RNAcentral holds the sequence, with entries from ENA. This is a predicted structure of a 1414-nucleotide RNA (small-subunit ribosomal RNA) from an uncultured bacterium. Its Rfam family is "Bacterial small subunit ribosomal RNA". Its family is annotated with structural constituent of ribosome and ribosome in the Gene Ontology. The prediction has a mean pLDDT of 86.

């Protein structure tokens, strides 16, 4: 810092999405350790249990208890005993003291702090800065002065008594630092009379005099110096407490300036309301409360109402400005089940106080009571979701106390949770051209990967053992919850420790398999329909790491609300126009002030946070110290340029007067002619009218046409003009009246009076529409009819009512457009036009200049481009309006206006990833211009009708193998299916195979051969016969090994099986159409353009010329083949003019001619004329065999059709492997209600039959062509010469010509079909060949709609040959013979080329797209 996504591509606009950071999080998978933090965001939902606020006996009276003293009672153990007792004196009890402990109650202080929560609150609540001259402040500190002397009660307690309980009631006693009088008064307060100083309006401060008012409490220890009653306290002393006053400190209260969310579809709100006077109340000001008086107060600078929300320091993000948030920590506020109230107190209207109401829960003896976790734990519930009913007061802090000490869920710690941040580890080194395994593979290899193993080390962490803190101080001893923790040492061993997400682009990371628009993925674009880097799995890779992803939310990116920092001609967006209020902004000069503004200084901006530096935990997170900063607000001092304000002045902005000018500006009135229609009359007769063509309609009752007269309404031809006027809407005959605005020249005057203009207001506002009244000629929604059409509620026609017109009143919209708000200033020009004024002059319809309008072109500049360009969309300033993705929708609701129609204002849910602007290239157009083609036209002959041939569809079938499908499939692959072919079907067989290569094993009666048997064959069984080569050893006869073959097995073969949409190659087609591109340059932000367009010309992007283009390439043309003329060379098998010869160029001879086949010549717009631009070219002519490409062929640019072909071949992938392979027999590809294509033969006399008689070219031939001869009616057969061919053969050319018959008919046309008899090929003609002869003799008499070919040696017509082939063409490929007609022309049909135009198409018009229905 950007990226993806609208398009075929481009630029722009614009939305959506992503990459970043963050979190009190949650969810999924996973999980080793430690430190520091952090943890109910939801139900301010309800709460069991325990704890969270007590303390003081040094305020007080009791109670109780311990010890002890004295007195009394009492008499134990033990000792002794004469057993009777004695001694002894303990425990215990009673009374009075003394010294302690504990404590219910009275009393004091504290329960207003600390802790929790964020419901409420839009408020002086909070923040910030001030004010209080309008205030309070317990405990604490300082100072001054006091603490004298009395009184009466109430708890506790005792007795009686009520109640289930909670809790009381009555009577009686008692103390105090409890309560109440009295005295005193340094201060204090008040009143009166004075003084001084100050300030801020009321006032404040200090001070003098007099008077009035109001205080207190004691306790503990010690002592005998003082007093007294002489050892005690009524004394003294120390400490402590109490009182009054002043001050301080701290904490609070009130008040003010400024700041503090959204909605105007909330516009008016308010009666204690606003103010005053007086009173009350408060610590204090105040309508805080009350009485009276006045009628104010707030509000577009947003009151009121509604919604939402605790505020801040700060936290997150951001470059910043901003935006979002307000957990933890800190400050303030508010609240304590919901609501209200006060009491006490220094402080509360009080979380663990009181009273009342409400809801809920609990106890109950039903009478009545008790309770409040938003304290810490914890429970239920809610929820995606948030912890232990832990330890300790050791530290820090708080309450009480003189203190010891007590209390403290504040706090310090521990526990749980990867919730976050930070740190550490899960090992380190060496270790192969690289194990195994897995994955991929082009099978060669590559990857995981130094990774592992192995060897050598280390021991953080975890485990165990031993030692063991700091935290403890202003404290001598003692005191540690954490904790035997941190930390240190030791032991042993790599031992205890890695996952998650992603891998199509954005975005780092790629392959295999599976799946087959299924399953699924997806943040956006989008993947998946049989080769998915996007789904799922595997391998591999990338990222992060004790975490990783997902979801949610916020900021960012987003300059996508734009202050920094956007726009509005066409993308969303200028109000229809004016006037004008508030507001905003505002000319020159002088002076003043200093509010804004600027500078300096100062106070504040709490701490924490952030930043920097240093320091402490091993580092870091975390923490400590210091500094900086906290952009704000206040005070003081200074500056005065600019703005505001005040005063003065000026004329240039603005305005006024005088003088001129133009005008469809507006309103009212009057008036004119043309035309339409209607009425009356005349003339006149059969039509008129209307349309693409018609019809409805009008007309013999006289139309239309025409003439005359009349009526009525509306609109004003020509002039008339990118001309005029107006703010816009708009305004058009002529005249009159009234009236608004503008412009020009000069002079005078006013003296900034200006510009813009929200909302509300006011006014205007086309057409249509509405209300009432009038009017109505023409036109004309609706409506009716006639046409068109599949329909035609339309377009066209005939009629026709509202309306259009006038008056009055509404409506208030529009593509109300220049799709461009208004004002001012500045910024090259050129050329028209309207209206003024000035100057010059040759006096003109001239020239120059200067204003105000209105057009066009154009520079700079601007713009996404188009374009704008002194009439800006340029450069600036001021003001207003409006926009923020498309649809939903200018819809709904609300409000408001309207008689209504409807207008104005104006959403959301939901849905899409676009919607859009400009320009580019194509394609397309029943758009335009130009041009071409047997494209049409002009001709000739066909097809479509018949029969049969052939191909296809369909149907049938066991199979009728497969492919080809508009042109560009259909006599096509197939240049030839009886078997074979053959791929299909049925049946029978084979399984390393019919065919290739390699490996292993076996192999002398092996390979090979094979009588015979089964069988349709393939195949199976099988007697008999029966081998070869190479090497080594060796006893010469064998042994061993190998080759070849065979058999068995393993790899593999095979497939006309699928995919032509995975492919190569080849081919068709547009199209032999003239096009398709590139380099450099130039233009454009870019796609792209230019070149290649324009003017000519051509068959041609052929050539010329011009030109920001200059060149080049693939195409065109030419070069190649053939044909047409000539020459040279050559002369057999060819030829024969001359000579000889023959039946015959047969032979001799010859090579002139023909011919053959090699090399040349020839044609190039070269020459002449015209025309054209002096060009290219075109037209005509000459010469020439041939003339403008001479004719024909080969040759097919960039590309299009996912065109055709996996069945020619090749080939990826998939499928098959005793079968989808291979072999064989038979059948099928030849079927047949039907439909289509292509050819053949015909329908006849330009013909058919018969007889005679001419003239070709190009080919083919040895498993061949076959002469001659004989036989057969014939197909053919027999025999057999020649010829591997300019020699021989096929071979007869046919149409033609001559002669004759037939005479218009289903025929002497036509030949299908069928019967019979044959020939030939071939293992074999049944299915299923061709041909011959005899007989038979079908349809058909020229073919509907429609449609095909052909422009000259062509069409038409006639025959000949060849490939394939054993045989089998009406097909195909070639050859020659005879040999036409027509083309005016390019309007139309089809196809094509080029230019241009429109486009919402780009899968490109077989497009896109709208509505209805399902």
């Nucleotide at each position: 810092a950007g990226a993806g996504u609208u398009u075929g591509a481009u630029c722009c606009u614009g939305g959506c999405u992503c990459a970043g950071g963050a979190c009190g999080a949650a969810c999924g998978c996973u999980g080793g350790c430690g430190g520091c933090g952090u943890g109910c965001u939801u139900a301010a939902c309800a709460c069991a249990u325990g704890c969270a606020a007590g303390u003081c006996g040094a305020a007080c009276g009791g109670a109780u208890u311990u010890u002890u003293u004295u007195a009394g009672c009492a008499g134990a153990a033990a000792u002794u005993u004469u057993c009777g007792g004695a001694u002894g004196g303990a425990a215990g009890c009673u009374a009075a003291g003394a010294a302690g402990g504990u404590u219910a109650g009275u009393g004091g202080c504290g329960g207003a702090c600390g802790g929790g929560u964020g419901a409420g609150u839009a408020g002086c609540g909070c923040g910030u800065g001030g004010g209080u001259a309008a205030c309070c402040u317990g405990c604490c500190c300082c100072a001054a002065c006091c603490u004298c002397g009395g009184g009466g009660a109430c708890a506790a307690c005792a007795g009686u008594u009520g109640g289930a309980a909670a809790c009381g009631a009555c009577u009686g006693c008692u103390a105090a630092u409890a309560c109440c009088g009295g005295a005193u008064a340094c201060g204090a307060u008040c009143a009166u009379c004075g003084g001084a100083a100050g300030g801020c309006a009321u006032c404040u401060u200090c001070u003098g005099a007099u008077g009035a008012u109001g205080a207190a409490a004691g306790g503990u220890g010690g002592c005998c110096u003082c007093u007294a009653u002489a050892u005690u306290a009524u004394g003294c002393u120390a400490c402590u407490g109490a009182g009054u006053u002043g001050g301080g400190a701290u904490g609070g209260a009130c008040u003010c300036g400024c700041g503090u969310c959204u909605g105007a579809u909330u516009a008016g709100a308010u009666a204690g309301u606003u103010g005053g006077u007086g009173a009350g109340g408060u610590a204090a000001c105040g309508g805080c409360u009350c009485a009276c008086c006045a009628a104010g107060u707030c509000g577009a600078c947003g009151a009121u109402c509604a919604g939402u929300a605790g505020c801040c320091g700060g936290c997150c993000u951001g470059a910043g400005a901003g935006g979002g948030c307000g957990a933890u920590c800190g400050g303030c506020c508010a609240c304590a089940a919901g609501g209200g109230g006060a009491c006490u107190g220094a402080g509360a209207c009080a979380c663990g106080g009181c009273c009342c109401c409400u809801a809920c829960u609990c106890c109950u003896a039903c009478g009545g009571g008790a309770g409040g976790c938003a304290g810490c734990a914890g429970u239920a519930g809610g929820g995606a979701a948030u912890u232990u009913u832990g330890c300790u007061c050791a530290a820090u802090g708080g309450g009480g106390g003189a203190a010891a000490c007590c209390c403290u869920g504040a706090a310090g710690c521990a526990g749980c949770g990867a919730c976050g941040c930070c740190g550490c580890g899960u090992g380190g080194g060496c270790g192969a051209c690289g194990a195994a395994a897995u994955c991929c593979u082009u099978c060669g290899g590559g990857a995981u990967g130094u990774a592992a193993a192995g060897c050598c080390c280390u021991u953080u962490u975890a485990a165990c053992c031993g030692g063991g803190a700091c935290g403890a101080a202003a404290u001598a001893c003692a005191u540690g919850a954490c904790g035997g923790u941190a930390c240190c040492g030791g032991u042993g061993g790599a031992a205890u420790a890695a996952g998650c997400c992603u891998c199509g682009g954005c975005u780092a990371a790629c392959u295999c398999c599976g799946u087959g628009c299924c399953a699924g993925c997806a943040g956006c674009c989008g993947c998946g329909g049989u080769a998915a880097g996007a789904c799922g799995g595997g391998g591999g890779a990338g990222g992060c790491a004790a975490g990783c992803g997902u979801u949610g939310u916020c900021c960012g990116g987003a300059a996508u609300c734009a202050c920094u920092g956007g726009g509005u001609g066409u993308a969303a967006a200028g109000g229809g126009c004016g006037u004008g209020u508030a507001g905003g902004c505002g000319g020159g000069c002088c002076g003043g002030c200093u509010a804004g503004u600027c500078g300096g200084u100062u106070g504040u901006u709490a701490a924490a946070u952030c930043u920097c530096u240093c320091c402490g935990c091993u580092c870091a997170a975390c923490g400590g110290a210091g500094a900086a900063g906290c952009u704000g607000c206040g005070g003081c001092c200074g500056a005065u340029a600019c703005u505001u304000c005040c005063g003065g002045u000026c004329u240039u902005g603005a305005g006024u007067g005088c003088g001129g000018c133009a005008g469809g500006g507006g309103a009212g009135g009057a008036u004119g002619g043309a035309a339409u229609u209607c009425c009356u009359g005349g003339u006149g007769u059969a039509g008129c009218g209307g349309u693409g063509a018609a019809a409805u309609g009008c007309g013999u009752a006289g139309a239309u046409a025409u003439c005359a007269g009349g009526a009525g309404g509306a609109a004003c031809a020509c002039c008339g003009g990118u001309g005029g006027c107006g703010a816009a809407g708009g305004c058009g005959g002529u005249c009159c009246u009234c009236u608004g605005g503008g412009c020009c020249u000069g002079c005078a005057c006013u003296g900034a009076c200006g510009c813009u203009g929200a909302g509300u207001g006011c006014g205007c506002g086309a057409a249509a529409g509405c209300u009432g009244g009038g009017g109505u000629a023409g036109c004309a929604a609706a409506c009716a009819g006639a046409a068109u059409u599949a329909g035609a509620u339309a377009c066209u026609c005939u009629g026709g009512u509202a309306g259009u017109c006038c008056c009055a009143g509404c409506c208030c919209u529009a593509a109300a457009c220049g799709a461009u708000g208004g004002g001012u200033a500045c910024u090259a020009g050129g050329u028209g036009u309207u209206c003024g004024c000035c100057c010059c002059u040759u006096c003109a319809a001239g020239g120059g200049g200067u204003g105000a309008g209105u057009g066009c072109c154009g520079c700079a500049g601007c713009u996404a481009a188009c374009g704008c360009a002194u009439u800006a969309a340029g450069u600036a300033c001021c003001c207003c309006a409006c926009c923020u993705g498309g649809g939903g929708a200018g819809u709904a609701c609300g409000a408001u206006c309207g008689c209504a129609a409807g207008g104005u204002u104006g959403a959301a849910a939901c849905u899409c990833a676009a919607a859009g602007g400009a320009a580019u290239u194509g394609a397309c157009g029943g758009g335009g211009a130009c041009c071409c083609g047997c494209a049409c036209a002009a001709g000739c002959g066909g097809u479509g009708g018949a029969g049969g041939a052939u191909g296809u569809g369909g149907u049938u079938u066991a199979a009728u193998u497969c492919g080809a499908g508009g042109c560009a499939a259909c006599g096509c692959g197939a240049a030839g299916a009886a078997c074979c072919u053959u791929a299909c079907c049925u049946g029978g067989g084979c399984u390393u195979g019919a065919c290739a290569u390699g490996c292993c094993g076996a192999u002398a009666g092996u390979a090979c051969u094979g009588a015979g048997c089964c069988g349709a064959a393939a195949g199976g069984c099988a007697a008999g016969g029966g081998a070869u080569c190479c090497c080594a050893c060796c006893u010469c006869g064998g042994u061993g090994g190998g080759a070849a073959g065979u058999c068995g097995g393993c790899a593999c073969a095979g497939g006309u099986g699928c995919u032509g949409c995975a492919u190569g190659g080849c081919u068709g087609u547009c199209g032999u159409c003239a096009g398709c591109u590139c380099g450099u340059g130039c233009c454009g932000u870019g796609a792209g353009g230019u070149g290649u367009u324009a003017g000519g010309u051509u068959a041609a992007g052929u050539c010329c010329c011009g030109c920001a283009a200059c060149g080049a390439g693939c195409g065109c043309a030419a070069c190649c083949c053939u044909u047409g003329u000539c020459u040279u060379u050559a002369a057999u098998u060819g030829c024969c003019a001359u000579c000889a010869u023959u039946c015959a160029g047969u032979u001799g001879g010859g090579c002139a001619c023909u011919u053959u086949a090699a090399a040349g010549a020839g044609a190039c717009u070269g020459c002449c004329g015209g025309c054209g631009u002096u060009a290219a070219a075109c037209c005509g002519g000459a010469g020439g065999a041939a003339g403008g490409u001479g004719g024909g062929g080969a040759u097919g640019a960039c590309g299009u059709c996912a065109a055709g072909u996996c069945c020619u071949c090749a080939u990826g992938g998939c499928c098959u492997u005793u079968a989808u392979g291979c072999c064989c027999a038979g059948g099928g590809c030849u079927a047949c209600a039907c439909a289509c294509g292509u050819g053949c033969u015909a329908c006849a006399a330009u013909g058919g039959g018969u007889g005679g008689u001419a003239c070709a070219a190009a080919g083919a031939g040895c498993a061949g062509c076959c002469a001659a001869c004989u036989c057969g009616c014939g197909a053919g057969a027999g025999u057999g010469a020649g010829c591997a061919a300019a020699u021989c053969u096929c071979a007869a050319a046919a149409a033609g010509c001559c002669a004759u018959c037939c005479u218009c008919a289903g025929u002497u046309c036509g030949g299908a079909u069928u019967g019979g008899a044959g020939u030939c090929u071939g293992c074999a003609a049944c299915u299923c060949g061709a041909c011959u002869c005899c007989a038979u003799g079908a349809a058909g008499u020229c073919g509907g709609a429609a449609u095909c070919g052909c422009u000259a040696g062509u069409a038409a017509u006639c025959g000949c040959g060849g490939a394939u082939c054993a045989g089998c063409a009406u097909g195909c490929c070639g050859c020659g013979g005879u040999g036409a007609a027509u083309a005016c022309g390019u309007u139309c049909c089809c196809g094509g080329g080029c230019c241009u135009u429109g486009c919402a198409c780009a899968c490109a018009c077989c497009g896109c797209c709208c509505g209805u229905c399902a």